A computed fold for a 532-nucleotide part of an RNA from an uncultured bacterium, annotated as small-subunit ribosomal RNA, 5' domain.

Context: one part of a larger RNA
């Protein structure tokens, strides 16, 4: 000198774009934060038209009941997909956890793309529903009925898997990739339409994308006032786990395996891409934002699934909070907002799916505190103003003063002009790609292309533009003894007090208060703290 997720004092006009709990991984009222599909399935069948009918004013083309078609919304439920994405914190970890770079011949992969095959026959149940029983409540028992893309059981099936047997390339090892041959063993499901050869699908196989497990070689902290550590420890064989190697696990057998190039121990910390400093080596630091990892009160634990040992699923055990009829239930903000505590310090219980992405659905659409945007706060970055040009016999008025005058000082007044920003008042966007309605026209066919109308914005009557008044609304803060740009006078008198450091103050203090003047930055400017 620069930096900062900063705080503190004084002091504050207007935009943009950023950026805001670093402390208690402390506890939480309240309300959203992950659903969705009726074109899977049985149910329930709104609203709206139709008809026929009752009453009410028959002033209408009306209003209210009740039947009937029809139409299909759709609470609760089986069923499928999501929910392992997206958000959030950094407590734990010094690790193959993370960067980087191989390696998987040891391994997986829903949904996407492509290639091929097959979509054959049956069977039994159960929810919901109607009952009963039972508890305060959560809920929970039983009996009956009754569906599928829910389940279950046969058929067939290949380059699929198992095992047996012959044989062929080929590799760093373990093995890898074929071809024949024999035997075993394994699939499916439907639903849709105003017409259509439909369109969605489903089931076996092969490839590919993405993702992802596991495994090595390097690489980054401080402590020796931690020098020895280790028994599943190191290795081996059989088994067993797993998609998968592997002391991962178990039974035997060996006695090994680390370590001064620092083991084990203790203290500290999530990592990194970057980000501050610095000519640079180099030190520092991981807050926004990206990547990874980890964790969802605390601690174990698996079930389901392609993916979890799963924040807002499950059990079991704490502690802690609530309801309770005392028997028993109930939760889990380190999601967005918010509230208490804590602390120097850190914001709104806001709008909205209009756009980008996410789920789910053929769609339309339905979620979506993912995002979009607004609100607060000089937190930071930037950029604009707060008037310009004249204007001296140098006014008042404050200081100073050799009393002659200096100085504030073109500074004001006063003339002329302009009106950004701020106020008033019209006007008024892009962001609209697309999607939806609704005609129309083209292609070999088609869920395909093209084109007309209409419609569809939270932000927002915002930003922009335009008019309009009038200089009118709009500047402090720090410092002047050296370091260091800036001095005078009056109070104080080792007293009050200043102080980064050296010091200053005990009667003329440029070093302390105050005034007047300078200096420096400027809507900021000063202190603290902390890095370089």
């Nucleotide at each position: 000198g620069g930096a900062c997720g900063a705080a503190c004092g004084c002091u504050g006009g207007c935009g943009g774009c950023g950026u805001g709990c670093u402390u208690a991984a402390c506890a939480c009222a309240u309300g959203c934060a992950a659903g969705u599909c009726g074109a899977a399935c049985g149910g329930u069948g709104a609203a709206g038209c139709g008809c026929c009918u009752u009453c009410c004013u028959u002033u209408u083309u009306g209003g209210u009941g009740g039947g009937u078609g029809u139409g299909g919304a759709u609470g609760a439920g089986u069923g499928g997909c999501g929910a392992a994405c997206g958000g959030g914190u950094g407590a734990g970890u010094a690790a193959c956890a993370c960067g980087u770079g191989a390696g998987u011949a040891a391994c997986c992969u829903g949904c996407c793309c492509c290639c091929u095959u097959c979509u054959u026959c049956u069977g039994g149940a159960u929810a919901a529903c109607c009952g009963c029983a039972u508890g305060a409540a959560a809920g929970u028992g039983u009996g009956g009925c009754u569906a599928a893309u829910a389940c279950g059981g046969g058929a067939u099936a290949u380059u699929c898997u198992g095992g047996g047997u012959c044989u062929g390339u080929c590799g760093c090892a373990u093995g890898a990739c074929g071809g024949g041959u024999c035997u075993g063993g394994g699939a499916a499901a439907g639903a849709u339409a105003u017409u259509g050869u439909u369109u969605c699908g489903g089931u076996g196989g092969g490839g590919g994308a993405u993702g992802g497990g596991c495994u090595c070689g390097c690489g980054g902290c401080c402590u020796a006032u931690c020098a020895g550590c280790u028994u599943g420890u190191u290795g081996g064989u059989g088994g067993g786990g797993u998609g998968a190697u592997g002391g991962c696990c178990u039974a035997c057998c060996a006695a090994g395996g680390c370590g001064g190039u620092g083991a084990c121990g203790g203290g500290u910390a999530g990592c990194c891409g970057g980000c501050c400093u610095g000519a640079g080596a180099g030190g520092g630091u991981g807050g926004a934002c990206g990547g990874u990892c980890a964790c969802a009160c605390u601690g174990g634990g698996a079930c389901u699934g392609a993916g979890a040992c799963a924040c807002g699923g499950c059990c079991c055990a704490g502690a802690c909070u609530c309801c309770u009829a005392c028997g028993g239930g109930a939760g889990g903000c380190a999601g967005c907002a918010g509230u208490g505590g804590g602390g120097a310090a850190u914001a709104u219980u806001g709008c909205a799916c209009a756009a980008u992405g996410g789920g789910c659905g053929c769609a339309a659409g339905c979620c979506u505190g993912a995002u979009g945007c607004a609100g607060c706060g000089a937190c930071g970055c930037c950029g604009c103003g707060u008037g310009a040009g004249g204007g001296a016999u140098g006014g008042a008025g404050g200081c100073c003063u050799u009393c002659g005058g200096g100085u504030u000082g073109u500074g004001a007044a006063c003339c002329u002009c302009u009106u950004u920003c701020g106020c008033c008042a019209g006007u008024g966007a892009a962001g609209c790609a697309g999607g939806c309605c609704u005609g129309c026209c083209c292609c070999u066919g088609g869920u395909g292309g093209g084109u007309g109308g209409g419609u569809u914005g939270a932000c927002g009557g915002u930003a922009g533009c335009u008019g309009g008044a009038u200089a009118a609304g709009a500047a402090g803060c720090g410092c002047c003894g050296g370091c260091u740009a800036a001095c005078u006078a009056c109070g104080u008198g080792c007293c009050a007090g200043c102080a980064g450091c050296c010091g200053c103050g005990g009667u003329a203090a440029u070093a302390c208060g105050u005034a007047g003047g300078g200096c420096g930055c400027g809507a900021g400017c000063g202190u603290u703290g902390u890095c370089c």
Model confidence (mean pLDDT): 84 of 100.
The full RNA is in RNAcentral, with records from ENA, Greengenes and SILVA.
It matches the Rfam family "Bacterial small subunit ribosomal RNA". Its family is annotated with structural constituent of ribosome and ribosome in the Gene Ontology.